[in-house]
This is a predicted structure of a 73-nucleotide RNA (transfer RNA) from a Patescibacteria group bacterium. The coordinates come from a structure-prediction model, not an experiment, and the mean pLDDT is 82. RNAcentral holds the sequence, with entries from ENA.

């Protein structure tokens, strides 16, 4: 330098022929227990990497950037 893949909650990851998003773990509260852990119930937590375009509508499609991983030279 070229090619491919990825970026979504604190972490690991889903998701959607385009209709404003979920799980597990973690955190907090309640219940249980003599108490703790575990188990059960509930809550909070997201400008979906940034910008532009297309569209009535973009996390999703297109383009330009940023970051990460892998391959080739």
């Nucleotide at each position: 330098g070229c090619c491919g893949c990825c970026c979504u909650a604190g972490c690991u990851c889903a998701g959607u022929u385009g209709g404003u998003a979920g799980a597990g773990c973690a955190u907090c509260g309640c219940a249980u227990u003599c108490g703790u852990a575990a188990c059960g119930c509930g809550a909070a937590g997201g400008u979906c990497c940034g910008g532009a375009g297309u569209u009535c509508g973009a996390u999703c499609c297109u383009c330009c950037g940023g970051g990460g991983c892998g391959g080739c030279u």